[in-house]
RNA sequence: GGGUUGUUAGCUCAGUUGGUAGAGCAGCGGACUCUUAAUCCGGUGGUCGCGGGUUCGAUCCCCUCACAACCCA
Numbered sequence: 001g002g003g004u005u006g007u008u009a010g011c012u013c014a015g016u017u018g019g020u021a022g023a024g025c026a027g028c029g030g031a032c033u034c035u036u037a038a039u040c041c042g043g044u045g046g047u048c049g050c051g052g053g054u055u056c057g058a059u060c061c062c063c064u065c066a067c068a069a070c071c072c073a
Stems, first nucleotide, its partner, number of pairs: 001072007010025004019056001028042004049065001051063003
């Protein structure tokens, strides 16, 4: 330098052949308990890496850039 894949909640990961996103763990509140732990219940938490394009509408399609892994040179 070229190519492929990935980037989604604090962490690990789903997701949808385009219709404004979920789980587990963590954290928070509550129940239980003499207290803690464990267990149970409930919310909270996201401009879906940045920017642009297509579209009535983009996490999803297209392009540039950034970062990471792998392959080739």
About this RNA: Transfer RNA from Succinivibrio sp., 73 nucleotides, folded computationally. It was read from a public genome assembly. It matches the Rfam family "tRNA". Rfam classes the family as a transfer RNA. The organism belongs to Succinivibrio, within Bacteria.